[in-house]
């Protein structure tokens, strides 16, 4: 010094001039829109887009279905223990696998409950012999050798495959084969650590496979609909419309069943209105130190309020000054990704530049 990993910060700043949109205080009681309800108008201070506002992919909070509820279907996680309002998110750990390592990835429970599927190739893929290997008969051959039928026997060798009766080696053995023994993998047991996940030790010769992001099983978890949710204030309209089920019976909660309410209810056809104005930001909030945890995170204590728009405010416009590139210098050019719309907590994607801390490697010098 240079490649990396892991968690961050920032991502333009300052002045001045003009324009916007809120809250709050003061002024006025006077114009103007508007059918109404209700909204505009002055003047002063403060404040005014993000780490992702984006995806809409989870989870709540809130608000009506509702004056309850349970059960089922259904849907969703899915190694273990902790955090949290909760989550499928976050920490710390165990397992597999990647990388030389720091680190990183996991759709990480059950195939001995059932049921299915593994195409093609290949003798055969819940089982089995296509070329071999060995043994006995019989025949050819003067003999040995060797060929050629016929029974037994075998799965080490070789072929096919993505896998084919656990590996690797040795002994055995007619030839072979966990037949036996050695290591090593599963798989059972046991005895010891750990909260657990799982990890180590001893035995055992028991070892015919793979798939559950197949179907299904087990464990836990789970109404629904969504701020265009809802509530309130004004107006303005058309229902002697039709058909149906009508109390042991309709309807109401996304589906069925019980239960519980309420008493008409459902579908068709044809008719008015779409203005206001609440919800709407003080929060599971932010900031800072301390304490406690390995750590996510709790916890009291301090200070501090940071946008509520509604055809949608949050900007334009000079100067000087920051950063990058280029250029010998004048200069010049460029300064990411991108805009709240009921709020926060996550996951995921987009991102010029500039900057911090920790760790690994490699090479150099003391």
């Nucleotide at each position: 010094u240079g490649a990396g990993u892991a968690a961050g910060c920032u991502g333009g700043a300052u002045g001045a001039u003009c324009g916007c949109a809120a809250a709050c205080a003061c002024a006025a009681a006077g114009g103007u829109c508007g059918a109404a309800a209700g909204g505009c108008u002055g003047u002063g201070u403060u404040u005014g887009a993000g780490g992702a506002a984006a995806g809409u992919c989870g989870g709540a909070g809130c608000u009506c279905c509702a004056u309850a509820g349970g059960g089922c279907a259904g849907g969703g996680u899915g190694c273990u223990g902790g955090g949290u309002a909760a989550c499928g998110c976050c920490c710390a750990g165990u397992a597999a696998g990647g990388g030389u390592g720091a680190c990183c990835u996991u759709a990480a429970g059950g195939c001995a409950a059932g049921u299915g599927c593994c195409a093609c190739a290949g003798a055969a893929a819940c089982a089995a012999a296509c070329c071999g290997c060995c043994c006995g008969u019989c025949a050819c051959c003067a003999c040995c050798a060797g060929u050629g039928a016929c029974g037994g026997g075998u799965a080490a060798g070789g072929g096919u495959g993505g896998a084919a009766a656990g590996g690797u080696g040795a002994g055995g053995u007619a030839a072979g084969a966990g037949c036996u023994c050695a290591c090593c993998a599963g798989c059972a047991g046991u005895c010891a650590g750990g909260c657990g996940a799982c990890u180590g030790g001893c035995u055992g010769g028991c070892u015919a496979g793979g798939u559950a992001a197949a179907c299904c099983c087990c464990a836990c978890c789970u109404g629904g609909a969504g701020c265009a949710a809802g509530a309130c204030c004004g107006a303005a309209u058309a229902g002697a419309g039709a058909a149906g089920c009508g109390a042991a019976a309709g309807a109401g909660u996304a589906g069925c069943c019980c239960g519980c309410u309420c008493u008409g209810c459902u579908u068709c056809c044809g008719g008015g209105u779409a203005g206001g104005u609440c919800g709407c930001u003080a929060g599971a909030g932010a900031u800072g130190a301390c304490a406690g945890g390995u750590a996510a995170c709790u916890g009291g204590c301090a200070u501090c309020c940071c946008a509520g728009a509604u055809a949608g405010a949050u900007g334009a416009u000079c100067a000087u000054c920051c950063c990058c590139u280029c250029u010998a210098a004048c200069g010049a050019g460029g300064g990411a990704c991108a805009g709240a719309a009921c709020u926060c907590c996550g996951c995921u994607u987009a991102c010029a530049g500039g900057u911090u801390u920790g760790c690994u490697c490699a090479c150099c010098a003391u």